[in-house]
RNA sequence: CGGACAGGCGAUCGCCGACGGCGAAAGCCGCCGGAGGAAAGUCCGAGCUCCAUAGGGCAAGGUGCCGGGUAACGCCCGGUGGGGGUGACCCCGAGGAAAGUGCCACAGAGAACAGACCGCCUCGGCGCUCGCGCCACGGCAAGGGUGAAACGGUGCGGUAAGAGCGCACCGCUCCAUCGGCGACGAUGUGAGGCUAGGCAAACCCCAUGCGGAGCAAGACCAAAUAGGGAGGCGAUCGUUGCGGACAGCCCGUUCCGCCGUCGGCUCCGGGCGCGAGUCCGGAUCGGCACGCUUCCGGGUAGGUCGCUCGAGGUCGUUGGCAACAGCGGCCCCAGAUGAAUGAUCACGCUCCGCCAUCUGGCGGGGACAGAAUUCGGCUUACGAGGCUCUCCGACCU
RNA sequence: GGGGUUGUAGCUCAGAGGCAGAGCAACCGGCUCUUACCCGGUCGGACAGGGUUCGACUCCCUGCGGCCCCACCA
Numbered sequence: 001c002g003g004a005c006a007g008g009c010g011a012u013c014g015c016c017g018a019c020g021g022c023g024a025a026a027g028c029c030g031c032c033g034g035a036g037g038a039a040a041g042u043c044c045g046a047g048c049u050c051c052a053u054a055g056g057g058c059a060a061g062g063u064g065c066c067g068g069g070u071a072a073c074g075c076c077c078g079g080u081g082g083g084g085g086u087g088a089c090c091c092c093g094a095g096g097a098a099a100g101u102g103c104c105a106c107a108g109a110g111a112a113c114a115g116a117c118c119g120c121c122u123c124g125g126c127g128c129u130c131g132c133g134c135c136a137c138g139g140c141a142a143g144g145g146u147g148a149a150a151c152g153g154u155g156c157g158g159u160a161a162g163a164g165c166g167c168a169c170c171g172c173u174c175c176a177u178c179g180g181c182g183a184c185g186a187u188g189u190g191a192g193g194c195u196a197g198g199c200a201a202a203c204c205c206c207a208u209g210c211g212g213a214g215c216a217a218g219a220c221c222a223a224a225u226a227g228g229g230a231g232g233c234g235a236u237c238g239u240u241g242c243g244g245a246c247a248g249c250c251c252g253u254u255c256c257g258c259c260g261u262c263g264g265c266u267c268c269g270g271g272c273g274c275g276a277g278u279c280c281g282g283a284u285c286g287g288c289a290c291g292c293u294u295c296c297g298g299g300u301a302g303g304u305c306g307c308u309c310g311a312g313g314u315c316g317u318u319g320g321c322a323a324c325a326g327c328g329g330c331c332c333c334a335g336a337u338g339a340a341u342g343a344u345c346a347c348g349c350u351c352c353g354c355c356a357u358c359u360g361g362c363g364g365g366g367a368c369a370g371a372a373u374u375c376g377g378c379u380u381a382c383g384a385g386g387c388u389c390u391c392c393g394a395c396c397u
Numbered sequence: 398g399g400g401g402u403u404g405u406a407g408c409u410c411a412g413a414g415g416c417a418g419a420g421c422a423a424c425c426g427g428c429u430c431u432u433a434c435c436c437g438g439u440c441g442g443a444c445a446g447g448g449u450u451c452g453a454c455u456c457c458c459u460g461c462g463g464c465c466c467c468a469c470c471a
Base pairs, nucleotide, nucleotide: 002388003387005385008347010345011344012343013342015034016033017032019030020029021028022027036368040379041378043377044376045375046374047373048214049213050212051211052253055251056250057249058248062208063207064206065079066078067077068076069075080094081092082091083090084089095205096204100203101202102199103198104197117144118143119140120139121138124135125134126133127132152170153169154168155167156166157165171194172192173191174190175188176187177186178185179184218305219304220303221302228296229295230294231293232292233291234290238259241258242257243256244255245254260288261287262286263285264284266283267282268281269280270279271278272277298470299469300468312331313330314329315328316327317326318325319324349366350365351364352363353362354361355360398467399466400465401464402463403462404461407421408420409419410418415451423439424438425437426436427435444460445459446458447457448456
């Protein structure tokens, strides 16, 4: 540094459950079992149950190198690439910045088709102590300076000074060949002087998978109450109309329901009547009933199932580098519900303190934490330990 | 048991990648005979740890704490 382990043990008395016996019942007796590596956080993935089906698309949110494992996963294993360490080894949310948009504070001349602040340089003019200094038109990204980041690096040539301007080497991009399932790697008298800074745990794009709720799910039995009140929404008998199941939205399939009734001011149409009027239908308004939904109020605080045999454990063997899978044998391993798993004594281990120095006595401590529908992971907490593979250093030979 | 939401100064709240503020409170000084009011000033903070980024209160992950909701019947 990495890996795997373990989480003392016995007796007595209780507590919970299964089984057997006795008993009319309450219960009693016997025997067996009875917390964890994290039972935790509830962070992922599933089983199971209900929501009609769990179907398509969009949105939202998740994941993100490659291959494999798995019921599945954001997990695990093995690789690739990158980073750290002398090393054993460790770490990585690691697609796209050449589709688009946005951001890059302060400092700095300039922050992304960049930029003359200091600086370097030719020509011209002026001054001159003949070294140079100043001014002006221009050229220059080599040097300085700022910054997290300044538009390839080093050297030679070149030039007035410079510059991939040219060349060599290194780096980069593309291409080709070879190796690999692949991520990718290696090679090159190959092409390109280099165009294209960073940020996607910014929007976004691409790929991929994904319905929602949760055992207080849900099913059955029993008991009790006022089947109460308030609000909202809804209905075209159809060219399969309208609504609901339906969810953030849309669509498809399927299923279910509805288009009822009473009354009134007014209006419209039609029939009857000479007429006042009356009847029918429609519009409109309100009530009732029905359906859906929200809130308030009322009652109960009981039982059974779900509930523990399961993607189960363990040993051996086979395949595989491994995760894991196949086959065979053996085993049954908590099921409580205001919720059991505790207390006392004895022994042992270890640590600390004191007394002693025969290797002993006395006292104190021993973590994190406790099932509640069940599995697979991850993460976090954890005193003191022992085992094993390696690495580095010191010393000795 | 399950689910949701939230954490900024002593309290109540803003701000949302680029120096963390406001009101009240507390403390000190002034004004006043004294107190209050008023005026001036001071103290004090991102729940904790890690990551992304040049830079994190803000984005992401892990943990910790607070608050809220739920059963059945008609």
Two RNAs folded together computationally: RNase P RNA and transfer RNA, 471 nucleotides in total. It holds a member of the Rfam family "Bacterial RNase P class A". Rfam classes the family as a ribozyme. Its mean pLDDT, the model's own confidence on a scale to 100, is 80.